The part of an RNA shown here (small-subunit ribosomal RNA, central domain) has 349 nucleotides and comes from Pseudobutyrivibrio ruminis.
Context: one part of a larger RNA
C1' cells in the first nucleotide's frame, strides 16, 4: 500500500486565511477527451490452461484450439464526467433598515480595599496556630480618626447568560474599528466547499531593552512539626506578576470530538431579532440564529451520542497501525538562550 478506524481503547492539526490541488447548483446547444460499442492490425515461439496422440505408464514430448483482460488505427452513440457557447436563481456575495454584545485597539477617568508615610487620640501588647515559636512593639506597635502616596485588580449586577477562529474578552467614558444576527428581496449570477506546501494569530511560564513595583509569590532565610522534613503550617522575603518594544511557539491549547453541505421523532428552559393574535401589568401561536437539558429511531464494546450527532450520505484536509527503548539518538529547519519542529533503530517482552 490495501482494508479499517481517530470522544474515553493507537489516532482530529492549538486557531483561522489562503496557493496548488481534489471536490463542485439548475436548464439549453455543440465537441468527442475520459466513458459505451463494432471492424482491421498487432499482442513471436516455448510455457499456463483445454481436447487429442507417442515413449508399458509418468515425467518428458507432439498436434489442435481457448487465452494472450494491452496497445494502434477507423466506424459510431452522446446519458454521465469533461471542454467550449447561452441562460437562470434555491448556493455564495452585495445594497438598504433595524436591534443585541465583557469582540478588538488607544485615551481618559470611578470607588472600595490591601500597603506604606505624615499627624491626633490611646497603652501594652499585637501577631500566627492543632498547640506554638521565629516576626513586629515603651525609640509607642495593634487599634481608632484625619490627610496624603503608589501599584494592581474590577465586589454587587453575574447567569449550563453574551461575545470572539482559537487563544481569550468583565468598572465607567470616549474615538476608532472587525465579525455575526434579523427583516426586506432591490443587484451580481456559481463568484462555492476543502486545503499538501505557505502566511498569520496564538494561555501561562521563560528570555532580550528600558521603565514600574501595593498585594501575591518560585528561588531563599528562619520558626515549627518530624525518627528525619531539602515538603504540608508558620514569620519574612527576591525574580516574577504590571506596563512599552521585541522573541518564544508550547498547554488536560478539551466538547480528549478537524471542516462543509443535505436529510432524519417529540418534550422543555435560556438568549438575540422578526411576523401575527388575545388586548396591555402581560400573556398566547409561528418563524430565523444562538447556547442547555431530557429523549424516539438509529448508532456504540459499552459508557454514552442523540436536529449543536457518536445517526443516515458526499466532499476535501490531518492523523493511527501491539508495549516498551522514545518523542530520545542522529540529521536538518527555527531560537539570544531555554528549547521547539521533524524523527528512527538495534535491543527487550
Nucleotide at each position: 500500500c490495501u482494508g479499517g478506524g481517530u470522544g474515553u481503547a493507537a489516532a482530529g492539526g492549538g486557531a483561522g486565511c489562503g496557493u496548488a490541488g481534489g471536490c463542485g447548483g439548475u436548464u439549453u446547444u455543440a465537441c468527442a477527451a475520459g466513458u459505451c460499442u463494432g471492424a482491421u492490425g498487432u499482442g513471436a515461439a516455448a510455457g499456463c490452461c483445454c481436447g487429442g496422440g507417442g515413449c508399458u505408464c509418468a515425467a518428458c514430448u507432439c498436434c489442435g484450439g481457448u487465452a494472450u483482460u494491452g496497445c494502434a488505427u477507423u466506424g459510431g452513440a452522446a446519458a454521465c464526467u469533461g471542454u467550449a457557447g447561452a441562460a437562470c436563481u434555491a448556493g455564495a456575495g452585495u445594497g438598504u433598515c433595524g436591534g443585541a454584545g465583557g469582540g478588538g485597539u488607544a485615551a481618559g477617568u470611578g470607588g472600595a480595599a490591601u500597603u506604606c508615610c505624615u499627624a491626633g487620640u490611646g497603652u501594652a501588647g499585637c501577631g500566627g496556630u492543632g498547640a506554638a515559636a521565629u516576626g513586629c512593639g515603651u525609640a509607642g506597635a495593634u487599634a481608632u480618626u484625619a490627610g496624603g502616596a503608589g501599584g494592581a485588580a474590577c465586589a454587587c449586577c453575574a447567569g449550563u447568560g453574551g461575545c470572539g477562529a482559537a487563544g481569550g474578552c468583565g468598572g465607567c467614558u470616549u474615538a476608532c474599528u472587525g465579525g455575526a444576527c434579523g427583516a426586506u428581496u432591490a443587484c451580481u449570477g456559481a463568484c462555492g466547499c476543502u486545503g499538501a506546501g505557505g502566511c498569520u494569530c496564538g494561555a501561562a511560564a521563560g528570555c532580550g531593552u528600558g521603565g514600574g513595583g501595593a498585594g501575591c509569590a518560585a528561588a531563599c532565610a528562619g520558626g515549627a512539626u518530624u525518627a528525619g522534613a531539602u515538603a504540608c503550617c508558620c514569620u519574612g522575603g527576591u525574580a516574577g506578576u504590571c506596563c512599552a518594544c521585541g522573541c518564544c511557539g508550547u498547554a488536560a491549547a478539551c466538547g480528549a470530538u478537524g471542516a462543509a453541505u443535505a436529510c432524519u421523532a417529540g418534550g422543555u428552559g435560556u438568549u438575540g431579532g422578526c411576523u401575527u393574535c388575545c388586548a396591555u401589568a402581560g400573556g398566547g401561536a409561528g418563524u430565523c440564529g444562538g447556547u442547555g437539558c431530557c429523549g424516539c429511531a438509529g448508532c456504540u464494546a459499552a459508557c454514552g451520542c442523540a436536529a449543536u450527532a457518536a445517526g443516515u450520505a458526499u466532499u476535501c484536509c490531518a492523523c493511527c497501525u501491539g508495549g516498551g527503548g522514545a518523542g530520545u539518538a542522529c540529521g536538518u529547519u527555527c531560537g539570544c538562550a531555554a528549547g521547539a519542529a521533524u524523527g528512527a533503530a538495534a535491543c527487550u517482552c

The prediction has a mean pLDDT of 88. The source organism's lineage runs through Bacteria, Bacillati, Bacillota, Lachnospiraceae and Pseudobutyrivibrio. RNAcentral holds the full RNA, with entries from ENA and SILVA.